[in-house]
Context: one part of a larger RNA
């Protein structure tokens, strides 16, 4: 000077408390450990690994295993020599394919006539490596933590390490500010400037909206002419600042009820992460030093594996029912996507889907809600709850669904009657609950991830205690 203390003081955070809903018990999905295996590729391991890298493992991916091939090599490129335009294409044989053997056909650009462009073969120089080291590194990331801190210049103090400033009082979400002051200033952080949302105004436009206004038309509909008033969209601007009032206070500010206002005290959300910590993570995204392999640790192909299963853990989905299940009927979104695509509508099918077929490169066409409401049945039971597992029959994608896809129909109907110790999330349009969309993607093991709207609570006395953090001592 720090760090630590079952030392003290002050303060904060869904930290506790007060509440609501979960996890831990069941079945399944998924990740991990372990075990097994020819291989079950590799990495991530308290918080800060475990629906994580992976925003798509049937082949491919793929890095792993078995087997079969190649060795200037799958890709790129320099030089030398030889042959051929480039570029393609047909069929046969053997084979698991790669590879190999044979074969059909089309097909010269330029030239100073030396050659060059491009391809093939041979030789040679570079190759190639998801092999090792994240404890040699860059870049990027997690975390403490959106916590309020971390420093500098000059001055002053101290022999010096260093201190002061940054302490004290009040205040704040905040080292935010005010006052005081051997300090005076400043920087990186805080805040603001950025984006979305909530209100209003102006301008513009009309494939959106409107009968507001005029006309026409229909069984009905902005359907048509017409218009831009309104809604909406885009652009630009306004608005909120404790500005006004009262009380307290030197001030900063706090409290209160208002007034005005769409919004009131950083209005709500996002992006944004200081100096640094953990030799934290990543050599497998990429780059890169060193080391290692070079007829193999490179590369191509077929098949298998990453999907195994006495078990253990994490994260989730579905339930155990009546605030419910089933059948019928009937409304209301937002944000996105769409051309080897979205598919209205019609037909066939119980259905997945198939066959026709209009529109849309999309504010135009299309994908499009569920919970809720209304009517009826069920009456507390392992049931009209629950849907695992299994049998049969199918649909679709794709060379190909055996290992190992999704979906549909019929049948089957398991565990499960609210879960021990313990533990997690959440303070408002939040929790809970309901559906919709997107990325990846041929298809999909998505119950995951990222978004979107619908319905819509309870509770916070308080800071003694648990956890983490800040300041002073």
């Nucleotide at each position: 000077u720090g760090a630590c203390g079952g030392g003290g003081g002050c303060c904060c955070g869904c930290a506790c408390a007060a509440g609501c809903g979960g996890a831990g018990g069941a079945a399944c999905a998924u990740g991990u450990g372990g075990u097994u295996u020819a291989a079950u590729u590799c990495g991530a391991u308290g918080a800060u690994a475990c629906g994580c890298g992976a925003g798509g493992a049937a082949c491919c991916u793929u890095a792993c295993c078995c087997g079969g091939g190649c060795u200037u090599g799958a890709a790129u490129u320099g030089c030398g020599c030889a042959g051929g335009a480039a570029u393609g294409u047909u069929g046969c044989c053997a084979g698991a394919g790669a590879c190999g053997g044979c074969u059909u056909c089309a097909g010269c650009c330029u030239u100073u006539c030396g050659g060059g462009g491009c391809c093939u073969g041979c030789g040679u120089g570079a190759a190639g490596g998801u092999g090792c080291u994240g404890c040699a590194u860059g870049g990027u990331u997690g975390u403490c933590g959106u916590c309020a801190g971390c420093u500098c210049g000059u001055g002053c103090c101290g022999u010096g390490a260093g201190g002061u400033g940054u302490c004290g009082g009040c205040u704040u979400a905040a080292g935010u500010g005010c006052c005081a002051u051997a300090a005076c200033g400043a920087g990186c952080g805080c805040a603001a400037c950025c984006c979305c949302u909530c209100u209003c105004c102006u301008u513009c436009g009309g494939u959106u909206g409107c009968c507001a206004u005029c006309a026409g038309g229909u069984a009905a509909u902005g359907c048509u002419g017409g218009g831009c008033a309104c809604u909406c969209c885009g652009u630009g601007g306004a608005c909120a600042c404790u500005g006004c009032c009262a009380u307290c206070g030197c001030a900063a500010g706090a409290u209160g009820u208002g007034a005005g206002g769409a919004a009131g005290g950083u209005g709500g959300g996002g992006a944004c992460g200081a100096c640094g910590u953990c030799a934290a993570a990543u050599c497998a995204g990429c780059a890169c030093g060193g080391c290692c392999c070079u007829u193999a640790c490179g590369u191509c192909c077929g098949g298998g594996g990453c999907u195994a299963c006495a078990c253990a853990c994490g994260u989730g989905u579905u339930a155990c029912a009546a605030u419910g299940g089933c059948g019928g009927u009937u409304a209301c979104a937002g944000a996105g996507g769409g051309a080897u695509g979205c598919c209205a509508c019609c037909c066939a099918g119980c259905g997945a889907u198939g066959g026709g077929g209009a529109g849309c490169c999309a504010a135009u066409c299309u994908c499009g809600a569920a919970a809720a409401g209304c009517c009826g049945c069920c009456u507390c039971a392992g049931u009209u709850c629950g849907g695992a597992c299994u049998g049969g029959a199918g649909u679709c994608u794709g060379c190909a669904a055996c290992c190992c896809g999704a979906c549909u129909c019929c049948a089957c109907g398991a565990a499960g009657c609210u879960g021990g110790a313990u533990u997690c999330g959440c303070u408002a349009g939040u929790a809970a609950u309901c559906g919709c969309g997107c990325a990846u993607c041929a298809g999909c093991c998505a119950u995951g991830g990222c978004g979107c709207g619908g319905u819509g609570a309870a509770u916070a006395c308080g800071u003694u205690c648990c956890c983490g953090g800040g300041c002073c001592u």

Overview:
Predicted 3D model of a 473-nucleotide part of an RNA (small-subunit ribosomal RNA, 3' major domain) from an uncultured bacterium. It matches the Rfam family "Bacterial small subunit ribosomal RNA". The coordinates come from a structure-prediction model, not an experiment, and the mean pLDDT is 81.